[in-house]
Molecule: small-subunit ribosomal RNA
Organism: groundwater metagenome
């Protein structure tokens, strides 16, 4: 630091996803040790049990028992236990420590301040005191009630408990002053006067030095601890303030103690905190009120930072303690382990009544994915009490459990190649696990055993010494010495010794991102998946294995946070077309603001200072063996406060200026707005005339109008709406918008020259106004047009497009509506930054004609438009009218869909508008440009593509192939063109792959091993054959002396293996078809573009051709085209046998002699190249015409098939990966089948006849084939053919007759003398064999068929048509196929149309590429959501009722010890139970709004593999599309009106 994912590819936008770090985690698999940390995130759910706050006898009174000892009359008593335990009065503590985060959006918290508005137990410092008295009351005793908890009554008693009086340095209240300071409110200091208020002289130790009793004690002294008052400090707390501190505006108004004042009350203290009265205020867009969520902070995690998220552990603050309320005590509480009341719950109960509160530590249940021991100890640290010893302390220190986290260590080290065995893979050679193992040599961490063994301990007791206080050598305090003593952890850390490699490795991943690859299994199944995506028989993606990669006592997964994400953009984004500029203006708040002078200093900057707790983070050093962890010091803490300064900038105050802005003057143009009037053309209607049969309308028609007189035409009239030409990327207006003429009223703009005001400016949240069309209300008006509607057409349908009608509406007035593709899809203002050209309005200058006006040129200001440099942009494009460079202000955007929808609110008469979500769902949705493909887009061109012609097919019969059907089998393949007389150039057996049956199992065939035998031939039995059984004959070749061996062949045996026309042509090679013999397809370098790509290859010509020429940021090149090759057409040369014969001779005959001239044959040449002439063309390429020539513009034909397309065809030609099969899917054999037959299609043959049939006669070919062959002459047969065999290995002989043609005769228009199917009979040939199932012949039979519907095929010249001949295959079996020649036409105006193709261009939402894409209804399934009669719940508001406990107030006739009066009784003062009242929790009643759950039914939405209906959109998408609105319609949609071009 980036990466993957939208596309065929590109670029941009944009979302989704990943790699990182982290965690109080959980889950899965696995698990050796130690250290340090951490551990209910959920139910602030309920809790059994134990413990968590007591202590003081040196404040006080009282005071056991068990046990032990002694005595005893055996009843008991005494001593000890012991002034102990337990309890009580009293003091201090219990407000700390510990837990939790429910509530709280608040001065709760943080930070900085204030308190002149306050308190503070204990502690410290210094000061002053403690005098005299009094009355009670627990405990205890007696008695009673109660189940219990507990309670009542009577009696006794103490205090550091309570009370009274005295005293008062401070203190405090009031009055009268003074001074200083001050925030003007007060504060501080001080003088005088009058009042008020304390205490425990208690406890303990020691001592007698002055007094009294006198071993010693009392008063007393002394020490320590306590007590009171007041002051100061320290600490802690209360209150107040500035600033900071979550989300929702679909919460916009809230508020009656509310805001303030005066006077009181209350508090430690300010204050409506509370009360009475008065006033009517207070808060709020800088977000009040309401709702939701939440403890806050230091910090933690992440991040480069800025930020974002979080607030476990540790630390600070707050809040809470079953829920709600309340006060008491106290220095402090409205109190976690206190009280009272109410409520819910649990428990006890004798039913009357009582008890309880783990969010302390353990622990239990429950909830949950999930979180520990009912442990040890007060040894340390800290806390409470105590004078102290000491006691208490689930704070704390330790231990236990958990890989929950961080850190450290180990599971061994060295050597070891026959690279062992084994596994896996394999191209079978090998590779790999792998020095890995074994083996050998070592070491000893952890764990185990044995032994030693800390630090953490400071204190405390006792004794002594010194010092302080003191009268004192008592006592006490301080310091020191000696001695005794204190450790939960724990016999732990640590150290030593011993044995022993021994006890100690897993998890995830391996398609890309992302490090790591093979085999097997599976076969869109099972499964994987973070995203893209894998899996449909060769899966590096599933599962297993081997191997590898990563991390490691852990590894993965899940969840969450930050990051990457510049994807909320302060740092650091955007808005023409990707999401995004409000339809336009006026303007409030706010934000921003020209030049200049002076001052101020709140902003700003600088210095100083206080604070910013500690911990954490960072740096340095140090302590545990290291690290984690811990300690010390430093720096930092970006903040806030105070203070001193600076004055440039921004701000403020005061003053000036004119350039921004505005005003005036003089001109100018304009469909700017409003109102009134007027005008002509046209449509329609009415009246009249002329006139007659049609008119109208369309692609074509029809509905419609018309003989009752239309249309047409002329004249007259009515009425409404709109204003041709001018008219123009002309004008005006803010936009919407504005168009005949005249008048009135009125707004804005521009120009010119000056003058004036003096920043008056820009923008503009809310707000207000204007705002096309459609639509709404009321009233008019209504000619034309025209939603709806009706009819006619079209159509499969046609709720449309087209036509005929036609109502709202369109028009006017007034009032609503408030939206449009309200668009330049571009907010407003200002400044700056090359130009060119046109145009509108004005001004200036020059020129021409010249009253003056038309007018030409230049300059300039303001509009408007096109092009264009820099620059910008993803590109397209924008470009002084910016989308450039900058500043200011406003609006808006943050993936697609759901959705501009729901709900709520506001507006509206309604339609509806404005504001505006979520659940759910997808991995895209998009912009621009590129290459293709496509278009019922355009341009150009070609082709038997159409047209023009000729002949066919489609109808018949037959042949043949296919489908289908049938069958035991009808083997398989080929399937639009490009399968279908195709593989098959030939199925009776064979072929043959299929079926049935009979057989074989190393096999019919190949290689290897062993054994035997020569091979081979013949015969017999059985069987359908294969096969099985038996017999006989027979002995070769090479080496070797022989024995024997070898090659080859046959037979036998065992196993490796053979075999497979079994599957996969979608695993393949090769071959082939097709587009297409179409003219195309590419590359190198250069150039252009961010890039895909473009250029070249486009353009102008030309060609059959990317053929050639010219031009050109291209220059060249390759594969194609053409040419080179073959045949053919002409000529020449050479050569003449088997060929030929002109002349000579000869013959039946080129038969023979002779000849090679000719034909021909077959080898080599020539010839044709737009070469020549002429015209056109750009002086070109080339084209038209002509001459010559056998041939003329590639002469004709063939071979030759670019890059590629169709997963085209073929595993059954062959080859081949993989899979399957192995007594069978192999092999042999017989028979059958491939030849079936209601039917359908393709390709052919023969015909339907007279251009013909039949009979007779007479000619003329080419190219082939032939020894397993072709076969002549001759003979036989009607014939197929037979007999026979001359000749021929072929220019020699044979097949072989060519046929149509031509001549003569006949048939005479008919199912025929056409046609020949079918059938019967008889034969021939081939062959082992013609039954299934051959061909041919003869005789007989004589079917359909009389020119073939829709449709469709071939052919442009030696072609079509027609006629015959040959060949391959082959024993036989062509109407097929491949060739050959004979006869031999017609037509082409032309490129509009159909089909196919090429080039350029255009549009595109297509790229599997139009056989594309894609929209909506309907039906089905699932999902989330809205509405809804209701219903359930929650919190909340208002009104009223009610009113526990308690504080306060009143009363208090009941009751009362202290003080006063009084001898007493009693009274007084003061208090109190009770009662009353205010306030008030729970509760109740009623009403309202809100939130949530649920609901019959209902609405749309989303998703779903192949459902139904149509075809709306994308191409001119077949009616251009889209926006707003209105109506209509199964649905997409259609139509009207206005608008936009995307």
């Nucleotide at each position: 630091a980036g990466a993957g994912u939208u596309u065929g590819a590109u670029u941009c936008u944009g979302g989704c996803u990943c790699a990182g770090a982290a965690c109080g985690a959980a889950c899965g698999c696995u698990g050796g040790c130690g250290g340090c940390g951490u551990g209910c995130c959920u139910a602030a759910c309920a809790c059994a049990u134990g413990c968590a706050a007591g202590u003081c006898g040196a404040a006080c009174g009282a005071g056991a028992a068990a046990g032990g000892g002694g005595c005893u009359u055996c009843g008991g008593c005494c001593c000890u236990g012991a002034g102990u335990a337990a309890a009580g009065u009293g003091g201090c503590g219990c407000a700390c420590g510990g837990g939790u985060g429910a509530g709280u959006a608040a001065c709760a918290c943080g930070u900085a301040g204030g308190u002149a508005a306050u308190c503070u137990c204990c502690c410290u410092u210094a000061g002053a005191g403690a005098g005299g008295g009094g009355a009670a009351u627990a405990a205890c005793c007696c008695c009673g009630c109660g189940a219990a908890a507990g309670c009542a009554g009577g009696g006794c008693u103490a205090a550091u408990g309570c009370c009274c009086c005295a005293u008062a340095c401070g203190c405090u209240u009031c009055c009268c002053g003074a001074a200083a300071c001050c925030u003007c409110g007060g504060u501080u200091u001080u003088g005088g006067g009058a009042g008020g208020g304390a205490a425990a002289g208690g406890a303990u130790g020691c001592c007698c030095u002055a007094u009294c009793c006198u071993u010693g004690g009392a008063a007393g002294g002394u020490a320590u601890c306590g007590c009171u008052c007041a002051a100061a400090g320290a600490u802690g707390a209360g209150c107040c303030u500035g600033c900071g501190c979550a989300c929702c505006a679909u919460u916009a108004g809230c508020u009656a103690g509310u805001u303030g004042g005066c006077g009181g009350g209350g508090u430690a203290a300010u204050g409506g905190c509370c009360c009475a009265c008065c006033a009517a205020g207070g808060c709020u867009a800088c977000g009040a009120u309401g709702g939701u969520u939440a403890g806050c902070u230091g910090g933690u995690c992440u991040g480069a930072g800025a930020g974002g998220a979080c607030g476990a552990c540790c630390a600070g603050c707050c809040a809470c303690a079953c829920u709600g309320g309340a006060a008491c005590u106290g220095a402090g509480a409205c109190a976690c382990g206190g009280u009272c009341c109410a409520g819910a719950c649990u428990c006890c109960u004798a039913c009357g009544g009582g008890a309880g509160g783990c969010a302390g530590c353990a622990g239990u249940g429950g909830g949950g994915a999930a979180u520990a021991u009912u442990g040890c100890g007060c040894a340390a640290u800290g806390g409470g009490g105590g004078a102290a010893a000491c006691c208490c302390u689930g704070a704390c220190g330790c231990a236990g459990c958990a890989a929950c986290g961080c850190c450290g260590c180990g599971u061994g080290a060295g050597u070891g190649a026959u690279g062992a065995a084994g596994g896996c893979c394999u191209u079978c050679g090998g590779g790999u696990c792998g020095u890995a193992a074994a083996g050998c040599u070592c070491u000893g961490u952890c764990g185990g055993a044995g032994g030693g063994g800390a630090a953490g301990a400071a204190g405390g007791g006792c004794u002594c010494u010194g010092g302080g206080u003191a009268a004192a050598u008592a006592a006490u305090c301080c310091a020191g010495a000696g001695u005794c003593u204190u450790g939960a952890c724990g016999g732990u850390a640590c150290c030593c010794u011993c044995a022993a490699a021994g006890g100690a490795a897993g998890c995830a991943c391996c398609g890309g991102c992302u490090a790591a690859c093979u085999c097997c299994g599976u076969g869109c199944c099972a499964g994987c998946a973070g995203c893209c995506g894998c899996g449909g028989u060769a899966a590096u993606a599933c599962g297993g294995a081997g191997g590898g990669u990563g991390c490691a006592a852990g590894c993965g997964u899940u969840g969450u946070u930050c990051g990457g994400a510049a994807u909320u953009a302060c740092u650091g984004g955007g808005c023409g077309u990707a999401a995004a500029g409000c339809g336009c203006g006026c303007g409030u708040a706010g934000g921003c603001g020209g030049c200049u002078u002076a001052c101020c200093a709140a902003g700003u900057c600088a210095g100083g200072u206080g604070u910013g707790a500690a911990a954490g983070a960072c740096c340095u050093c140090g302590g545990c063996u290291u690290a984690a962890c811990c300690g010390a010091g430093g720096a930092a803490u970006u903040g806030c406060g105070c203070u001193u300064g600076a004055a440039a900038c921004g701000g403020g105050u005061a003053g000036g200026c004119u350039u921004g802005a505005g005003u005036g003057u003089c001109g100018a143009g304009g469909a700017g707005g409003a109102a009134a009037g007027c005008a002509g053309a046209a449509u329609u209607c009415c009246c009249g005339g002329u006139g007659u049969a049609g008119a109208g309308g369309u692609g074509a028609a029809a509905u419609u109008c018309g003989u009752a007189g239309a249309u047409a035409u002329c004249g007259g009239g009515a009425g409404g709406a709109a204003u041709a030409c001018c008219a123009g990327u002309a004008g005006c207006g803010a936009a919407a918008g504005c168009g005949g003429c005249u008048u009135u009223c009125u707004g804005a703009u521009c120009g010119a020259c000056c003058a004036c005001u003096g920043a008056c400016g820009c923008u503009g949240a809310g707000g207000c106004g204007c705002g096309a069309a459609a639509g709404c209300g009321u009233g008019g008006g209504g000619a034309g047009c025209a939603a709806a509607c009706a009819g006619g057409a079209u159509u499969a349908g046609a709720u449309a497009c087209c036509c005929u009608g036609g109502u709202a509406g369109u028009c006017c007035a007034c009032g609503c509506c408030g939206u449009a593709a309200a668009c330049g899809a571009u907010g407003g203002a200002u400044a700056c930054u090359a130009g060119a050209u046109g145009u509108c309005a004005g001004g200036c200058c020059c020129g021409c004609c010249u009253u003056g006006g038309u007018u030409g040129g230049g300059c300039u200001u303001g509009g408007u438009a096109u092009c264009g440099a820099c620059g910008c942009u993803a590109a397209c494009g924008c470009a002084u009218u910016a989308a450039g460079u900058a500043u200011c202000c406003c609006g808006c955007c943050u993936g697609g869909g759901a959705a501009g929808u729901a709900c709520g609110g506001c507006c509206g008469c309604a339609a509806g508008g404005c504001u505006a979500a979520a659940a759910c769902u997808c991995a895209a949705a998009g912009g621009a440009a590129u290459u293709g493909a496509c278009g019922g887009g355009g341009a150009c061109c070609c082709g038997c593509a159409c047209a023009a012609g000729c002949g066919g097919u489609g109808g018949a019969g037959c042949a043949u192939g296919u489908g289908g059907u049938u069958c035991a089998a009808u083997u398989c393949g080929a399937u639009g063109c490009a399968a279908c007389g195709c593989g098959a150039a030939g199925a009776a057996c064979c072929u043959u792959a299929c079926c049935u049956a009979g057989g074989c199992u190393u096999g019919a065939c190949a290689u290897c091993u062993c054994c035997g035998g020569a091979a081979u031939c013949c015969c017999c039995c059985u069987g359908a054959a294969a096969g099985g059984g038996g017999g006989g004959a027979g002995u070769g070749c090479c080496c070797g002396c022989a024995a024997g061996g070898g090659a080859g062949c046959c037979g036998g045996a065992a196993g490796a293996c053979a075999g497979g026309u079994g599957c996969u042509g979608c695993a393949u090679g090769g071959c082939u078809g097709u587009c297409g013999u179409c003219a195309g397809c590419u590359c190198g370098u250069g150039u252009c573009g961010u890039g895909a790509g473009a250029u070249g290859u486009u353009g102008g010509g030309u060609u059959a051709a990317g053929u050639c020429c010219c031009g050109c940021a291209a220059c060249g090149a390759g594969c194609g085209c053409a040419a080179c090759c073959c045949c053919u057409a002409c000529c020449c040369u050479u050569a003449g046998u088997u060929g030929c014969c002109a002349g000579c001779a000869u013959u039946u005959a080129g038969u023979u002699g002779g000849g090679c001239a000719c034909u021909c044959u077959a080898a080599g040449g020539g010839g044709a190249c737009c070469g020549c002439c002429u015209c056109g063309g750009u002086u070109a390429a080339c084209g038209g015409g002509g001459a010559g020539g056998a041939a003329g513009g590639u002469g004709g034909g063939g071979a030759u098939g670019a890059c590629g397309u169709c997963a085209a065809g073929u595993c059954c030609u062959c080859a081949u990966g993989g899979c399957c099969u192995u007594u069978a899917u192999g092999c042999c054999u017989a028979g059958g089948g491939c030849u079936a037959c209601a039917c359908a299609c393709g390709u052919g043959c023969u015909a339907c006849a007279a251009u013909g049939g039949a009979g007779g006669g007479u000619a003329c070919a080419a190219a082939g084939g032939g020894u397993u062959g072709c076969a002549a002459u001759a003979c036989c047969g009607c014939g197929a053919g037979g007999u026979g065999g001359a000749g021929c290995u072929a220019a020699u002989c044979c097949c072989a007759a060519a046929a149509a043609a031509c001549c003569c005769u006949u048939c005479u228009a008919a199912g025929u003398u056409c046609g020949g199917a079918u059938u019967g009979g008889a034969g021939u040939c081939u062959g082992c064999a013609a039954c299934u199932c051959g061909a041919c012949u003869c005789c007989a039979u004589g079917a359909a068929g009389c020119u073939g519907g829709a449709a469709u095929c071939g052919c442009u010249a030696g072609u079509a048509a027609u006629c015959g001949c040959g060949g391959a295959u082959c024993a036989g079996a062509a109407c097929g196929c491949c060739g050959c020649g004979g006869u031999g036409a017609a037509u082409a105006c032309g490129u509009u149309c159909c089909c196919g193709g090429g080039u350029c261009u255009u549009g595109u939402a297509c790229a599997c590429a139009c056989c594309g894409c894609c929209c909506g209804u309907c039906a089905c399934a699932c999902c989330a959501c809205g509405a809804a009669a209701g219903u359930c719940g929650g919190g909340u508001a208002u009104a009223c009722c009610a009113g526990a406990a308690g504080c306060c107030a009143g009363u208090g006739u009941g009751c009362c010890a202290a003080c006063c009066u009084g001898c007493a009784a009693a009274g007084g003062a003061g208090g109190u139970a009770g009662c009353u009242g205010u306030c008030c929790a729970a509760g109740g009643u009623a009403u309202g709004a809100c939130c949530g759950g649920u609901a019959a039914u209902u609405g749309g939405g989303g998703u779903g593999a192949a459902g139904u209906c149509g075809u709306a959109a994308c191409a001119a998408g077949g009616u251009a599309g889209c926006c707003g609105u209105a109506g209509g319609g199964g649905a997409a949609c259609c139509u009207g009106c206005g608008g936009c071009u995307g």